[in-house]
RNA sequence: ACCUCAUCCAGAGGGGCUGAGGGAUACGGCCCGAUGACGCCCCGGCAACCACCGCGCUCGACUCGAUGACGAGGCCAGCGCGCGGCAGGUGCUAAUUCCGUCCCGGAGCCGCCGACCGUGCCCGGGAAAGAUGAGAA
Numbered sequence: 001a002c003c004u005c006a007u008c009c010a011g012a013g014g015g016g017c018u019g020a021g022g023g024a025u026a027c028g029g030c031c032c033g034a035u036g037a038c039g040c041c042c043c044g045g046c047a048a049c050c051a052c053c054g055c056g057c058u059c060g061a062c063u064c065g066a067u068g069a070c071g072a073g074g075c076c077a078g079c080g081c082g083c084g085g086c087a088g089g090u091g092c093u094a095a096u097u098c099c100g101u102c103c104c105g106g107a108g109c110c111g112c113c114g115a116c117c118g119u120g121c122c123c124g125g126g127a128a129a130g131a132u133g134a135g136a137a
Stems, first nucleotide, its partner, number of pairs: 003135006013043005021032003026101004044093003049089002052085006059078001062073004097129001102126005108121002110118002
């Protein structure tokens, strides 16, 4: 790299260096950018995926009773769940992953007298792709 799972409409900016494009990819749109974007470095911040800590719940192991399904008890995660804390490992810090593209649904809108229809618009859902984390390898 590939694979699996979870999340992606919330949140969080200053300085220095650099100097022309940048917003993953292709196309379309729309934005950011010499009042210096993007990128790199420093400092700050956001969030809470993982780790760690505390509390609670439940399951299971266990004990007792019962002929079996079962009932009771107690312990309290041993692969679990929830809540709270912390900020060690990551991550993030313009715009929903900036939006669309593919599929499905909509007595919707527009075009048309109307129906069909549509490189058209809007709303909802899903997929694909991507990002991040955790795992697996």
This is a predicted structure of a 137-nucleotide RNA (SAM riboswitch aptamer (S box leader)) from Couchioplanes caeruleus subsp. caeruleus. The sequence is in RNAcentral, with records from Rfam and Ribocentre. Of the family's consensus pairs, 97% are formed in the model. RNAcentral records the identical sequence in 2 taxa. Model confidence (mean pLDDT): 78 of 100.